[in-house]
RNA sequence: UAUAUUUCUACGCUGAAUCAAACUUGAGCGGGGGAACCAUUUCUGUGAUGAAAUUGGUCACUAGGGGUGAAUCCUUAAAAUAGGUAGGGCGACUCUCACGUCCGAAUCCGACAGCUAACCUCGUAAGCGUAUAGGGAGAAGGA
Repeated sequence: UAUAUUUCUACGCUGAAUCAAACUUGAGCGGGGGAACCAUUUCUGUGAUGAAAUUGGUCACUAGGGGUGAAUCCUUAAAAUAGGUAGGGCGACUCUCACGUCCGAAUCCGACAGCUAACCUCGUAAGCGUAUAGGGAGAAGGA
C1' cells in the first nucleotide's frame, strides 16, 4: 500500500415493520373481512368420514377462484435452461431530467370473499452495505 475476514459504534438501503412505556400495554404505520348505492350474471371442484341413497356437518387436497407483494406476461427447451417484458429499486436533503446499475421472487387462504360507512380482525418481520461530488428548480443550515 492492496485484498479478505471478524467485532464494536455511527450512518445508509429494501420493506408497513418504528417509537414510548413497563410486567406485558399503547401510539404511529400497514393489511384483510364487512351495508346502502353502483357494478357483476358462467358454470361450478376431488377424495375421505359410511353397507346403500339423499342432505348436512367435519377433515384433507388444489387443474377453479382470491390475498400479500414491484414481481405480470411472452418465446425457447423432452427435462435442465436462456432471452425479453408490464412493473419496481439504488447511485446519501426533496422533485425532475440524463447516465449507469440491479430486481422482475416467494408465499398464504382452501371452493370462498366486487366496491363498501359503522363494526370486526391481523402484522409491526426478515435481509443487507451505495458512490454521477452529473444538469435544472426548490428547501434547510452555515459563514